A computed fold for a 485-nucleotide part of an RNA from a bacterium, annotated as small-subunit ribosomal RNA, 5' domain. Rfam family: Bacterial small subunit ribosomal RNA. Gene Ontology terms of the family: ribosome and structural constituent of ribosome. Its mean pLDDT, the model's own confidence on a scale to 100, is 88.

[in-house]
Context: one part of a larger RNA
RNA sequence: GGACGAACGCUGGCGGUGUGCUUCACACAUGCAAGUCGAACGAGGUAGCAAUACCUAGUGGCGGACGGGUGAGUAACGCGUAGGAAUCUGCCUUAAGGUGGGGGAUAACUAAUCGAAAGAUUAGCUAAUACCGCAUAUGCGUAUAGCAAUAUACGUGAAAGGAGCAAUCCGCCUUUUGAUGAGCCUGCGUCCGAUUAGCUAGUUGGUAGGGUAAAAGCCUACCAAGGCUACGAUCGGUAGCUGGUCUGAGAGGAUGAUCAGCCACAAUGGAACUGAGACACGGUCCAUACUCCUACGGGAGGCAGCAGUGGGGAAUUUUGCGCAAUGGGGGAAACCCUGACGUAGCGACACCGCGUGAGCGACGAAGCCUUUUGGGGUGUAAAGCUCUGUCGGAUGGAACGAAAAAAAUGACGGUACCAUCAAAGGAAGCACCGGCUAACUCCGUGCCAGCAGCCGCGGUAAGACGUAGGGUGCAAGCGUUGUCC
Numbered sequence: 001g002g003a004c005g006a007a008c009g010c011u012g013g014c015g016g017u018g019u020g021c022u023u024c025a026c027a028c029a030u031g032c033a034a035g036u037c038g039a040a041c042g043a044g045g046u047a048g049c050a051a052u053a054c055c056u057a058g059u060g061g062c063g064g065a066c067g068g069g070u071g072a073g074u075a076a077c078g079c080g081u082a083g084g085a086a087u088c089u090g091c092c093u094u095a096a097g098g099u100g101g102g103g104g105a106u107a108a109c110u111a112a113u114c115g116a117a118a119g120a121u122u123a124g125c126u127a128a129u130a131c132c133g134c135a136u137a138u139g140c141g142u143a144u145a146g147c148a149a150u151a152u153a154c155g156u157g158a159a160a161g162g163a164g165c166a167a168u169c170c171g172c173c174u175u176u177u178g179a180u181g182a183g184c185c186u187g188c189g190u191c192c193g194a195u196u197a198g199c200u201a202g203u204u205g206g207u208a209g210g211g212u213a214a215a216a217g218c219c220u221a222c223c224a225a226g227g228c229u230a231c232g233a234u235c236g237g238u239a240g241c242u243g244g245u246c247u248g249a250g251a252g253g254a255u256g257a258u259c260a261g262c263c264a265c266a267a268u269g270g271a272a273c274u275g276a277g278a279c280a281c282g283g284u285c286c287a288u289a290c291u292c293c294u295a296c297g298g299g300a301g302g303c304a305g306c307a308g309u310g311g312g313g314a315a316u317u318u319u320g321c322g323c324a325a326u327g328g329g330g331g332a333a334a335c336c337c338u339g340a341c342g343u344a345g346c347g348a349c350a351c352c353g354c355g356u357g358a359g360c361g362a363c364g365a366a367g368c369c370u371u372u373u374g375g376g377g378u379g380u381a382a383a384g385c386u387c388u389g390u391c392g393g394a395u396g397g398a399a400c401g402a403a404a405a406a407a408a409u410g411a412c413g414g415u416a417c418c419a420u421c422a423a424a425g426g427a428a429g430c431a432c433c434g435g436c437u438a439a440c441u442c443c444g445u446g447c448c449a450g451c452a453g454c455c456g457c458g459g460u461a462a463g464a465c466g467u468a469g470g471g472u473g474c475a476a477g478c479g480u481u482g483u484c485c
Stems, first nucleotide, its partner, number of pairs: 001485004006481005013354006019347002021312001026310003030307003035062003040059002043056005069265003078190007087182002092178001095175005100134001102132002109124006139156007161170003191237003198228003203225008240262004244255004267288005290301004318344001320343003326340001327338004357387004367378004391426001393421005401412001429474005434455003440469002443466002450457002
């Protein structure tokens, strides 16, 4: 000098764009943050004379593995980069074929019972795109022939309907192509400590078996005795990694807020279930700690989602509005949901822009400061005269953002913006002035009070302390502190 997610002191007019718990991964009141489909299904209800329309507790489907948060753990194939082969992939896409014929239940409901509640039990009834057989099938497995493609035989494995007058559309099943996403393996790179020198028994390799979507000690049995290490193993400490960001001429150093990619986590620890995908933040089960309810028998909960509260701290915002846009989930659609997102609020926290007036105006008012008492400074500064109208104020108008014919649809918002009106009116501070370093005098104080980044000032004329006048620098900021280069 530059930089900051900053804080503190003094001060503070406006706008735009960003940004805002860096500390206790501390505990959380309250509301909301993941639903949707009646065109899968029975049933119940509301309105109506009816046709019919609408609503939904339950069964069922899809989604809840995305989106959002946090950085505790992790020195690791976690991340980055370059490759690899032994894999899976819902929805979407390409292509081919199929969707025949049956069956038994069960929730809801009804009845009864238990319980304070959470909830549970028994009996009976019923439907389906829920469940289970049969048939068929290019598939898969085994065997035979063949170098192979392939052929044959045996075994095994599917399906669901709905809407519509209909055409048809949406589905369902098998195989297949791609895309997307994901799992796995490897080379190289990835902080400090040797006052950590040896580490390792599923350990290293093989065989056989198991297991997985898939290679593999991934697991088990047996066999061998290997494997890593001074090019730093093991141990200990610290830490999410990267694109980037800051600085620097660069090399490098520091850093990893916001935005983007990957990873990990969801009170703490463990486990699996369902599913195309989880070992699952707002799912289940177990244990632990904590909080709450209780009729004491037993139950309920998890803000590192958005707001918000307490606590901690130098320190970090509203319990706002809207699904109008973009995107996501469901639905044939209408539409519903969406604290993602859009947008407003708060904070000079940062960057950028604008204003606080402009011109004329005296050998120069007053006041104040200073003086050698002549004067000098503040100073064209003020007053005064002539103008202008940014911001702010008032009145009137008024959007783009909305989406390929027409109509409808805007939270922001009567906002931006435009026009008119009045009026210099409402809008300047902060630090410094001994040298480094731009800027000087008076008074007070008297090694006191104090200053100070370094050198150093102060003990009676202090340009260094404290006022004042003046000046210098920056300016809605200016200084100080902290951290990095």